């Protein structure tokens, strides 16, 4: 001086919880607040995992309207499935940077 391991210093992040803001919602930002965290720094366009479920499309269904009648159209009101151009980086693995008080 480099590394690798690891944290006694010195700092460093900020869980839940809360306030105000966007967001359909998961969640995000900003401020208290500390559960913890050797990367709790980045990276969702590097693998996987998970959360939501807006649109749009499909069954089903409520009430109204038009047609002479069956019965079909329209616009509505729930509901279910499919479904992202959302999101989680404190879910994991990975990639990329980074600190050095003591031993």
């Nucleotide at each position: 001086u480099a590394a690798a391991a690891g944290u006694u210093u010195u700092g460093g992040c900020a869980a839940a919880c809360u306030c105000a803001u966007c967001g359909a919602a998961a969640g995000a930002u900003g401020g208290g607040g500390a559960c913890g965290c050797a990367a709790a720094g980045c990276u969702c366009a590097g693998g996987a995992g998970c959360c939501u479920a807006a649109a749009c499309c499909g069954a089903g269904u409520u009430g109204a309207u038009u047609u002479g009648c069956g019965a079909a159209a329209u616009c509505u009101u729930c509901u279910c499935g499919c479904a992202c151009u959302g999101g989680c980086a404190g879910u994991c693995c990975g990639g990329c940077c980074g600190c050095a008080u003591a031993g």
Molecule: c-di-GMP-I riboswitch aptamer
Organism: Gracilibacteraceae bacterium